Source information:
Transfer RNA from a Bacteroidota bacterium, 72 nucleotides, folded computationally. Its mean pLDDT, the model's own confidence on a scale to 100, is 82. It matches the Rfam family "tRNA". About the family: Transfer RNA (tRNA) molecules are approximately 80 nucleotides in length. The source organism's lineage runs through Bacteria, Pseudomonadati and Bacteroidota.
[in-house]
């Protein structure tokens, strides 16, 4: 340099183009307990950046950024 794959809360992960973006761990608060742990309930927290297509984009297309694999 070429081809290709991936990017979603703090970590991991799901999501036929359509209702409040899912679940687990973690965090905070509460319940329970003589106390802690465990358990239960509630809450906060995310779509890599820009553009395009569409009534509607996490999803499709293009460019870029970052990372991985292969080729040279």
């Nucleotide at each position: 340099g070429g081809u290709u794959c991936u990017a979603u809360g703090g970590a991991a992960u799901a999501a036929u183009g359509g209702u409040u973006a899912u679940u687990u761990c973690g965090g905070u608060a509460g319940a329970c307990u003589g106390u802690c742990a465990a358990u239960c309930u509630a809450c906060a927290a995310a779509u890599c950046g820009g553009g395009g297509u569409u009534c509607a984009a996490u999803u499709c297309c293009c460019c870029g950024u970052a990372g991985g694999a292969c080729c040279g």